Predicted 3D model of an 80-nucleotide RNA (transfer RNA) from Nannocystis sp. The coordinates come from a structure-prediction model, not an experiment, and the mean pLDDT is 82. Lineage of the source: Bacteria > Pseudomonadati > Myxococcota > Polyangia > Nannocystis. Its Rfam family is "tRNA". Rfam describes the family as follows. Transfer RNA (tRNA) molecules are approximately 80 nucleotides in length. The RNAcentral record of the sequence draws on ENA.
RNA sequence: GCCCGGGUGGUGGAACAGGCAGACACGGGGGACUUAAAAUCCCCUCCGCAAGGGUGCGGGUUCGAACCCCGCCCCGGGCA
Numbered sequence: 001g002c003c004c005g006g007g008u009g010g011u012g013g014a015a016c017a018g019g020c021a022g023a024c025a026c027g028g029g030g031g032a033c034u035u036a037a038a039a040u041c042c043c044c045u046c047c048g049c050a051a052g053g054g055u056g057c058g059g060g061u062u063c064g065a066a067c068c069c070c071g072c073c074c075c076g077g078g079c080a
Stems, first nucleotide, its partner, number of pairs: 001079007010026003019063001027045006046053002056072005
């Protein structure tokens, strides 16, 4: 330098390849139960008072983008 895969809440990881983003799990906070604790169960957990904003960054297409297109950054692999 070229090719392939990836980047989503605090963490792992989904979103059925254009139509409710954050399922599910972990972690965290609160509560129930217990003499007390462990285990178990229930509620909450991106930002913001709200309107809104938010999928690595910046553009584009579209009524609508995490998803499609262009450029760039970063991580992993392959070729030279």